[in-house]
RNA sequence: GGAGCGGGCCAGGUGAUCGCGGCUCGUCGAUUUUCGUCGGCGGGUCGAGGAAAGUCCGGGCUCCAGAGGACAGGGUGGUGGGUAACGCCCACCGGCCGCGAGGUCAGGGACAGUGCCACAGAAAACAAACCGCCGAACGGUCGGAAGACCUCUUCCGACGCGUGGUAAGGGUGAAACGGUGCGGUAAGAGCGCACCAGCGGACCGGGUGACCGGUCCGGCUCGGUAAACCCCACCCGGAGCAAGGCCAAGCAGGGCGAAGCGGUGUUCUUCGGAGCGCCGCACGGGUCGGUCCGGCCCGUUCGACGUCCGGGUCGGCUGCUUGAGGCGGCGAGCAAUCGCCGUCCUAGAGAAAUGAUCACUCACGACAAAACCCGGCUUACCGGCCCGCUCCGCUC
Repeated sequence: GGAGCGGGCCAGGUGAUCGCGGCUCGUCGAUUUUCGUCGGCGGGUCGAGGAAAGUCCGGGCUCCAGAGGACAGGGUGGUGGGUAACGCCCACCGGCCGCGAGGUCAGGGACAGUGCCACAGAAAACAAACCGCCGAACGGUCGGAAGACCUCUUCCGACGCGUGGUAAGGGUGAAACGGUGCGGUAAGAGCGCACCAGCGGACCGGGUGACCGGUCCGGCUCGGUAAACCCCACCCGGAGCAAGGCCAAGCAGGGCGAAGCGGUGUUCUUCGGAGCGCCGCACGGGUCGGUCCGGCCCGUUCGACGUCCGGGUCGGCUGCUUGAGGCGGCGAGCAAUCGCCGUCCUAGAGAAAUGAUCACUCACGACAAAACCCGGCUUACCGGCCCGCUCCGCUC
């Protein structure tokens, strides 16, 4: 000097004028016994984001339930920690990528089972021969020799013709039943051996652990795919601020849907029984995220609850912003984060508050606006600043 990797911060600024919303103070007016409430004017102070977005996760909070068990359904998936919790974050382990700083992983199981692997190729899971190679074995053809003799026997050689052997070489493919070398063979092959990789077993060392390293033994070697179905391990109440609470105002209810039986106490009795209460069974419902079992509660014609038709209210206040909060310091920890001390209050609209104009400046402003509130993840994005680290080149 160049090229990268990881992290943090900013998100136009300053001034002036007019205009908005919250809080607070003062003042004036109205109402009011007072408290208080409403309105006007003035002062002070605060007022959209790193993603406010997506609504993908987890919670706080509110209401319902709280009796479980099983099945189904859903989620997560290396180990250890953090956190209110998580599918998030940190550290580590392992795989893959990168010279490296680093990045990335939907990271348990293919020997429980099922499915799939197009095309090409001989063959895609326990096989198989397209091109090749062999000619040992059996047969054949040709040639030669010997013997016997009129057509056979034996031997030698050649051929690759048939049966056969082969999977080392070549080809196809994303992937073809370990790799390199030596021996062996007719030619080959873990067929044998050495080394390596893998798998299985025994043992030792390090580590909380996932795992890592080492020694010995062994058959020689036992595709891939589970963000395919599935198996395994762990986890999982529901609904949501239009939750919920209070005040004011107003109306109008009607239809349909359950089954009774037994026991017992008491009252009445025309002595047949009837009414009421309690218990049990049964029936009808509600509740426990879905289903079943089971539990609890309510009802059984004076109707629980459900459902259909119809009527009223669609007003005001609250929830609503002090928080698992921000900032600073010290301490613990590799870190995420936690503890202690100090300090600060930084939006609460309610059909939806931040606007408009001018001047200067420069990083010339992209993506883009809170609606109960937080912790994350994901997506979008103009530019600027800072810190740490890696690699390359040059010079000293």
The RNA shown here (Bacterial RNase P class A) has 396 nucleotides and comes from a Planctomycetaceae bacterium. The sequence was found by an Rfam model in a public genome assembly. The source organism's lineage runs through Bacteria, Pseudomonadati, Planctomycetota, Planctomycetia and Planctomycetaceae. The prediction has a mean pLDDT of 77. Rfam family: Bacterial RNase P class A. The family's RNA type in Rfam is ribozyme.